[in-house]
RNA sequence: GGCGUCGUAGCUCAGCCUGGUUAGAGCACAGGUCUCAUAAGCCUGGGGUCGGGGGUUCAAAUCUCCUCGACGCCA
Numbered sequence: 001g002g003c004g005u006c007g008u009a010g011c012u013c014a015g016c017c018u019g020g021u022u023a024g025a026g027c028a029c030a031g032g033u034c035u036c037a038u039a040a041g042c043c044u045g046g047g048g049u050c051g052g053g054g055g056u057u058c059a060a061a062u063c064u065c066c067u068c069g070a071c072g073c074c075a
Base pairs, nucleotide, nucleotide: 001074002073003072004071005070006069007068010027011026012025013024020058029045030044031043032042033041051067052066053065054064055063
């Protein structure tokens, strides 16, 4: 230098192919419940400008272009 995969909550990921309900799950965290107390269990809750920017569209995490980062292959 060329090519590919990945980037979504604090962490691990789903959703993307085929655009459309309010962006979700588990764990973690906070409050409550229970207990003499702690943990576990149960209930409730907070937390995201979907790596960044542009374009297309009535509408973009999703399509498209550029770009940044991680990993891998080739040279």
Molecule: transfer RNA
Organism: Candidatus Woesearchaeota archaeon